[in-house]
Context: one part of a larger RNA
RNA sequence: CCAUGGUUAAGGAACUCGGCAUACCGACCCCGUAACUUAGGGAGAAGGGGUGCCCCCGCAGGUGGAAGGACUUGCUCCUCGAGCCCGCGGGGGUCGCAGUGAAGAGGCCCAAGCGACUGUUUACCAAAAACACAGGACUCUGCCAAGCCGCAAGGCGAAGUAUAGGGUCUGACGCCUGCCCGGUGCUGGAAGGUUACGCGGAUGAGUUAGCGCAAGCGAAGCCCUGAAGCCAAGCCCCAGUAAACGGCGGCCGUAACAAUAACGGUCCUAAGGUAGCGAAAUUCCUUGUCGGGUAAGUUCCGACCUGCAAAUGGCGUAACGACUUGGGCGCUGUCUCAACCAUGGACCCG
Numbered sequence: 001c002c003a004u005g006g007u008u009a010a011g012g013a014a015c016u017c018g019g020c021a022u023a024c025c026g027a028c029c030c031c032g033u034a035a036c037u038u039a040g041g042g043a044g045a046a047g048g049g050g051u052g053c054c055c056c057c058g059c060a061g062g063u064g065g066a067a068g069g070a071c072u073u074g075c076u077c078c079u080c081g082a083g084c085c086c087g088c089g090g091g092g093g094u095c096g097c098a099g100u101g102a103a104g105a106g107g108c109c110c111a112a113g114c115g116a117c118u119g120u121u122u123a124c125c126a127a128a129a130a131c132a133c134a135g136g137a138c139u140c141u142g143c144c145a146a147g148c149c150g151c152a153a154g155g156c157g158a159a160g161u162a163u164a165g166g167g168u169c170u171g172a173c174g175c176c177u178g179c180c181c182g183g184u185g186c187u188g189g190a191a192g193g194u195u196a197c198g199c200g201g202a203u204g205a206g207u208u209a210g211c212g213c214a215a216g217c218g219a220a221g222c223c224c225u226g227a228a229g230c231c232a233a234g235c236c237c238c239a240g241u242a243a244a245c246g247g248c249g250g251c252c253g254u255a256a257c258a259a260u261a262a263c264g265g266u267c268c269u270a271a272g273g274u275a276g277c278g279a280a281a282u283u284c285c286u287u288g289u290c291g292g293g294u295a296a297g298u299u300c301c302g303a304c305c306u307g308c309a310a311a312u313g314g315c316g317u318a319a320c321g322a323c324u325u326g327g328g329c330g331c332u333g334u335c336u337c338a339a340c341c342a343u344g345g346a347c348c349c350g
Stems, first nucleotide, its partner, number of pairs: 001345008010336002014334001019331001027051005036041001038172001052094008061085003067079004071074001095099001107329007114321002119131002135170007147156003173316004178248003183245002185241005192236003198230002204224001206222002210217002249267005277307001288304005
């Protein structure tokens, strides 16, 4: 010097990103317990008091001697209850610094965020506000179901049958969930446009019986080409649909100080953001401004609204949380500021 354990004057978070780590609290009995609340809870809230040993008294329970009584005489039944055991309560006394005398055994409160909750997770750096979850919704599926695995047979779904099964989103509960279907998607429609294969076979070409003096023409057959016409889904088109993907304006003016604009005008849009919340896990400017808490507060809480924000749900919410944030009480070697002790190392000598 290091590790582990222990003690410490005065102070008590001044330490630090942060009370990290330590310490405090701790059992049982009694008293007593707030806001809030889904009336269950919150609660072991918080906060107090008691606890050893000896004697006396009382009470409850267990066991049940002796005695008495009854007869259907028996290892019978009934009454009384001594002694002993065990527990509780009351009174008195007594010792120590200390009585759950050692060990083991919640620190607590206030406020906010997130997630309702118990659960699950990155085996070996993340346990969480992530995942799941009951509950809600949309959608597909009529049974040889849809969906999934497999080349297939076959299997799961399911020895189930729409109060069932699959997919997707949301995520207890309470109050709610506004407007837009122009784009993309999905569903429905089938008049018209477009449209593949296929059907169709016009036209043209090759060949050559024949015709022709020749140039050339050229039937049938064979072969090549392949127009019009007919023709599905899809797409175009027409509708519906947002708890489908998504989206939810600008400029100018106006009130008897000023400021602001309930109001007006105008342009654009599919429609121009409703309720609620709001410098927020979201606010760049920003340590916004005001209030609270502190002697002093970029954090925190309450407001304001000038919202790069907002149903990939919004806003609340008792209970819950090894979650996150701010404050307080208690307590402490975290610190002021360090010291000593024990054990094991390091180190020195052998």